[in-house]
RNA sequence: CGGGGUGUAGCGCAGGUGGCUAGCGCGCUUGCAUGGGGCGCAAGAGGUCGCUGGUUCAAGUCCAGUCACCCCGA
Numbered sequence: 001c002g003g004g005g006u007g008u009a010g011c012g013c014a015g016g017u018g019g020c021u022a023g024c025g026c027g028c029u030u031g032c033a034u035g036g037g038g039c040g041c042a043a044g045a046g047g048u049c050g051c052u053g054g055u056u057c058a059a060g061u062c063c064a065g066u067c068a069c070c071c072c073g074a
Base pairs, nucleotide, nucleotide: 001073002072003071004070005069006068007067010026011025012024013023019057028044029043030042031041032040050066051065052064053063054062
């Protein structure tokens, strides 16, 4: 320098050919339960979907650029 992959809640991930509220597990908070804790049960908080711009009535999802990390080649 060229090519490819990944980037979505604190962590690990899912999101079929764009469509109406962005989810799952773990973790976290509150309550129940216990003498107390763990396990269990119930409820809840938490995300401008790496960043910028574009297409569209509508984008996590398409397009362009860019950043970080990983792999391959030179």
Molecule: transfer RNA
Organism: Fervidobacterium nodosum Rt17-B1